RNA sequence: AGAGUUUGAUCAUGGCUCAGAACGAACGCUGGCGGCGUGGUUUAGGCAUGCAAGUCGAACGGUCCGUCAAAGUAACUUAUGACGGAUAGUGGCGAAAGGGUGAGUAACACGUGGGUAAUCUACUCCCAAGCCUGGAAUAACUCCGAGAAAUCGGAGCUAAUACCGGAUAUCAUAUCCGAUAGUAUCUAUUGGGUAUGAAAGAUGGCCUAGUCUGCUUCGGUGGAUGCUAUCGCUUGAGAAGGAGCCCGCGUCCCAUUAGCUUGUUGGUAGGGUAAAGGCCUACCAAGGCAACGAUGGGUAGCCGGCCUGAGAGGGUGAUCGGCCACACUGGGACUGAGACACUGCCCAGACUCCUACGGGAGGCUGCAGUCGAGAAUCUUUCGCAAUGGACGAAAGUCUGACGAAGCGACGCCGCGUGAGCGAUGAAGGCUUUCGGGUCGUAAAGCUCUGUCAUCCAGGACGAACGGCCGUUGUGCGAAUAGUUCAACGGUCUGACGGUACUGGGGAAGGAAGCCCCGGCUAACUCCGUGCCAGCAGCCGCGGUAAUACGGAGGGGGCGAGCGUUGUUCGGAAUCAUUGGGCGUAAAGCGCGUGUAGGUGGUUAUUUAAGUCGGGCGUGAAAAUCCUUGGCUUAACCAAGGACUGGCGUUCGAAACUGGAUAACUUGAGUACGGGAGAGGAGAGUGGAAUUCCUGGUGUAGCGGUGAAAUGCGUAGAUAUCAGGAGGAACACCGGUGGCGAAGGCGACUCUCUGGCCCGAUACUGACACUGAGACGCGAAAGCUGGGGGAGCGAACGGGAUUAGAUACCCCGGUAGUCCCAGCUGUAAACGAUGGGCACUAGGUGUAGGAGGUUUUUAUCCUUCUGUGCCGCAGUUAACGCGUUAAGUGCCCCGCCUGGGGAGUACGGUCGCAAGGCUGAAACUCAAAGGAAUUGACGGGGGCCCGCACAAGCGGUGGAGCAUGUGGCUCAAUUCGAGGCAACGCGAAGAACCUUACCCGGGUUUGACAUGCUGGUAGUACUGAACCGAAAGGGGAUGGAUCCGCCUUUGGUGGAAGCCAGCACAGGUGCUGCAUGGCUGUCGUCAGCUCGUGUCGUGAGAUGUCGGGUUAAGUCCCACAACGAGCGCAACCCUUGUCCUUAGUUACCAUCCCGAUUUUUCGGGAGACUCUAAGGAGACUGCCCCGGUUGACGGGGAGGAAGGUGGGGAUGACGUCAAGUCCUCAUGGCCCUUAUGCCCGGGGCUGCACACGUGCUACAAUGGUCGGUACAGAGGGUUGCUAAACCGCGAGGUGUAGCUAAUCCCAUAAAGCCGGCCCCAGUUCGGAUUGGAGGCUGAAAUUCGCCUCCAUGAAGUUGGAAUCGCUAGUAAUCGCGAAUCAGCAGGUCGCGGUGAAUACGUUCCCGGGCCUUGUACACACCGCCCGUCACACCAACCGAGUUGAGUGCACCCGAAGUUCCGCCUUAGGCGGACCGAAGGUGUGUUUGGCAAGGGGGAUGAAGUCGUAACAAGGUA
Repeated sequence: AGAGUUUGAUCAUGGCUCAGAACGAACGCUGGCGGCGUGGUUUAGGCAUGCAAGUCGAACGGUCCGUCAAAGUAACUUAUGACGGAUAGUGGCGAAAGGGUGAGUAACACGUGGGUAAUCUACUCCCAAGCCUGGAAUAACUCCGAGAAAUCGGAGCUAAUACCGGAUAUCAUAUCCGAUAGUAUCUAUUGGGUAUGAAAGAUGGCCUAGUCUGCUUCGGUGGAUGCUAUCGCUUGAGAAGGAGCCCGCGUCCCAUUAGCUUGUUGGUAGGGUAAAGGCCUACCAAGGCAACGAUGGGUAGCCGGCCUGAGAGGGUGAUCGGCCACACUGGGACUGAGACACUGCCCAGACUCCUACGGGAGGCUGCAGUCGAGAAUCUUUCGCAAUGGACGAAAGUCUGACGAAGCGACGCCGCGUGAGCGAUGAAGGCUUUCGGGUCGUAAAGCUCUGUCAUCCAGGACGAACGGCCGUUGUGCGAAUAGUUCAACGGUCUGACGGUACUGGGGAAGGAAGCCCCGGCUAACUCCGUGCCAGCAGCCGCGGUAAUACGGAGGGGGCGAGCGUUGUUCGGAAUCAUUGGGCGUAAAGCGCGUGUAGGUGGUUAUUUAAGUCGGGCGUGAAAAUCCUUGGCUUAACCAAGGACUGGCGUUCGAAACUGGAUAACUUGAGUACGGGAGAGGAGAGUGGAAUUCCUGGUGUAGCGGUGAAAUGCGUAGAUAUCAGGAGGAACACCGGUGGCGAAGGCGACUCUCUGGCCCGAUACUGACACUGAGACGCGAAAGCUGGGGGAGCGAACGGGAUUAGAUACCCCGGUAGUCCCAGCUGUAAACGAUGGGCACUAGGUGUAGGAGGUUUUUAUCCUUCUGUGCCGCAGUUAACGCGUUAAGUGCCCCGCCUGGGGAGUACGGUCGCAAGGCUGAAACUCAAAGGAAUUGACGGGGGCCCGCACAAGCGGUGGAGCAUGUGGCUCAAUUCGAGGCAACGCGAAGAACCUUACCCGGGUUUGACAUGCUGGUAGUACUGAACCGAAAGGGGAUGGAUCCGCCUUUGGUGGAAGCCAGCACAGGUGCUGCAUGGCUGUCGUCAGCUCGUGUCGUGAGAUGUCGGGUUAAGUCCCACAACGAGCGCAACCCUUGUCCUUAGUUACCAUCCCGAUUUUUCGGGAGACUCUAAGGAGACUGCCCCGGUUGACGGGGAGGAAGGUGGGGAUGACGUCAAGUCCUCAUGGCCCUUAUGCCCGGGGCUGCACACGUGCUACAAUGGUCGGUACAGAGGGUUGCUAAACCGCGAGGUGUAGCUAAUCCCAUAAAGCCGGCCCCAGUUCGGAUUGGAGGCUGAAAUUCGCCUCCAUGAAGUUGGAAUCGCUAGUAAUCGCGAAUCAGCAGGUCGCGGUGAAUACGUUCCCGGGCCUUGUACACACCGCCCGUCACACCAACCGAGUUGAGUGCACCCGAAGUUCCGCCUUAGGCGGACCGAAGGUGUGUUUGGCAAGGGGGAUGAAGUCGUAACAAGGUA
């Protein structure tokens, strides 16, 4: 610090999501030790039990116990005394602290800073003064009584530091008379007067002086008073700390809460309080608060801090600390220094418990603990040793505060689970291309170490105060008594804890998991699964090869933890102060006038509120930060420092802002003179046109449309002429011209009226800009009332169109459109651009005005104000904007914060209504949206091409047959191919074979390949009978070969073969959507790209566009492009002309010879044809014209051929997941006595039908008969087969010749000549069927071809529709070949005869280029909208019903304070006001449930249509 996600890609907008940190956490898996922290966040729900506030006998009277003395008689007992201990009660102090919780509270509650001259303060400290003298009671106790209990009543006795009088008064308070000072209705200090106001003693010591007294040996001794010490008491003054009250500022959300308030606001008087105050009461006045947010509603303890963040901020308020509030719920006061009191009191209520039913008791939000609810939060522990607190003179007592331990990985921190060496890289796992790789130095093994845990032993710091004893000093004191204080020595005290720590023993021994591995994000393979199971934070994975699911191996991360969930901040500049926006992404109010507010020209003086600087105070501690230090380290803790942005106060500065004063003129305005204008309102006037009415002329149609029809018209329309009526709108001028704030304004005239512009002078003197609320204006449609109504025209009717047509088109037509009065208040009210001011290049139009030059007209120049276009800088995501800014700045207002839900619901408000304004949430999605780019597409445009259309010729579609396909059938009818681009296709040839299919029979290392192990001379091989449909089984008979060694008639080993077994073979089984290769198609269309440069933020563009030209991205010109590549063309083959060379088997004009059937038959010479090699030729080369001097085009000459001469081969980048796993190859999966292999038979040929492709025809341009002519290209030894003979024929016999320019297939046919047929189902046509034959082949039944005889079907030129072809082409005629034993109407070739037409590019189809629109990108076979149906979800309305909160009115009214009255006095009784709870009534707010209702969202494959996106087919 960023990243993922909208797109085919891009930029920007914008949301969602992730990586970080944190937590009082919880859950899952796992879990060794220690330290320090931390732990009921939910039900302020209910609580058993124990403990959490007592203490003082040195305040008091008693009681009890013990010891001693004394007495009584010794035991024993107790009138008595002393001492010690305990203590219920009286009394004092404390109990208002400490501890808990956060319900309430939006408040002076809290924070911060002040005020109190408006106050109080127990205990503590300091200072001053005092402590005199009396009295009456009452608990305890005793007796009696009531009650179950709690508890209470009566009588009697008694004490005090309890209570009450009197005295005194330094002093205090109040008041009066003065003085001084201050912040001056008052306060402080001070002088004087008047009134009022105190007290308590306890303990120790001494009798030193005075007094009293007991005892006395009269010396004395004890006691009291007294003195003295300590503590206590009283009155004052002060300090410290604490508390009360008041004020400035700060402190959450909702305006769908806008008005609130009657003790309310103020005054006077009084009361009350420690104290100001409506705090309370009476009277008077009518105020007070609020848009700077009152009132109401919701939520919430506040802060120091904590978390996060770069910061500013945001979130939060656990633990620790400060403040507040509360103590079962509500109310109340008492006591007291302090409370309206957590473990006090009274009353009411709910709940729980006891009860003898009469009545009582209780309050864990103290520490533990328990139940409940909850995802969830601990021990009914130890100790007062330390720290702190209460009481006490003290010892001490009490202290669940506190100190400790326990439980919980809840958090932070630290440590460990070992270290070194160790390669046969072990075994094993996983994987593999089978070679290996990896876990992995990891393990084992060897050598070490000793943390933690374990055992043994030692063993702390925390303890010092203080008490006691002793010593010394010191203060008070009459005192050498006593006592205070200080120092020193000794002694006593530890819950934790036998803990920390230390040493020792043994021992690698007891101690590792969790999550993740598609991208973000570090980490990859195998298997399983097969849109299933599942994963998922976002994007998204999974439909048979899943790095995304589950497992495994491996890897990555963290580590006693790791993940998940939740929450907060961050990233998010995604609420933007720092630090965003508003033309098109969300966002400028429809427009103006103007209030509050905000902002504001120039100069001078002054002020000092803002601002700036210095000082002072405060900003608690802890925390954070820094530096040191203490625990072995760290966490943790301690000390010091820094910081604390704020507030207060004081001194100063005066530039700027503000205030005050004075002035100025440039902003703004006024006056004056001119000017333009559809600016507004009212009244009047005009002509053209439509319609209607009247009359004339006139006759059969008119009108309307794509075409029609409805409609009008013989009752006279339309047309035409004349006259009349009425309403509405104002042609031409007319113009990105004018005016207006916007909406808007268009004939002419008059009246009234607003604004604007120009010119020059004078005046006012900042009077300005903006503008929340407010007020006004505001198109069309609509509404109310009244008029008006020609044309047009929602609704409606009819006619068409259509599958439908509630539309588009047509004929009618009502509201409305018009006027008056009123309402409505919205529009794509748009420049989708708020207003004002200033600044920042120009050019060119146009409207209005002024000035200058000029011929005084036009023009030209300058300038002001409007209104357009282009454009620099700049700006923008881009498009674009660009002095009329969307540039650069300032001021003010409005508005936005993902899409949908939704401008909806509810509420409020306005409206007669329609509806407007304001305006959510639940839920749901990961996008929605902008600009631009490349494509694709368009029932968009332009240009161009093609047998694309047109012009022609011939077909198909109808018939019969052939063939392929679908369908059906079947045991099987094997499989594939499916618009063009499947369908005479794979198949260049299914009777068996082929053959993959079916039935049946058989076989299992196999029909075929390689390797290994073992065996094997009567072995391999041969294979007879016999069984069988065959395959196969079966085995008789015969019967080997090669190589080596040795001990050579022989033995032994090996090879081959065979047998048995193991690896494996085999598969036309699946996946062409895992693939290679090959092929089809667009398309032989002219395109497809690259390098460098340039432009653009970028995707991309440019080049490749433009003007010409071409068959062509062919070439030329131009050009921010310059070049290049794959395509085009050419090079190749063939054909057309010529030449050269060569020539047999080809050829034969001529010459010679021979033979003869007179024919190149044979031989020689040799042209031509031909054959097959090489050349020539054609290149727009030449001429003319056009064109730019070009490319090129048109014409011509010559030439066999002319503009690519004809034909072929040749197929760019790519598209169709096109086709093929059944040609072949191949990954993966599947079968393995079968999905392999062999065999027999059947099937692929099955037939109601449908389609494609063909053949033959329907006839006379024909059929038939006879005669007769002319090819090319091929094939042939398992072959082609001559002649001859036989057969009507297919064919048979036969063999000559030929491995082929030699022989054969092999007669070409149409054609030509002649005859017959005479328009008919025929002498057309030949299907079908019967019979007889032939050929091939083991075999023609299913199921071949051919021949002959006979038979003689449909069919008379083919509906809608549709195909081929532009010249040696179509059409027509035959011939050959491959396959092949046989089988062509198919296919591939060959030649013969041989046309017609093309004006042209409007239209159909396909294609190319440019351009345009787009919501498409799987790309129009696209996208997409709404109803209906189904499922589910949330919200709204809803007759009602049921809770909660709260207002008002009234009723009743506890405790209690105060007041009044009475009785009489610490009090009691009665009454009154207020008053909690309760009740009644009536409002209001907010929930739950709800029949039913309407819409909304969501949901792979439902229904109906086609609204939108292209001109989306009606923009």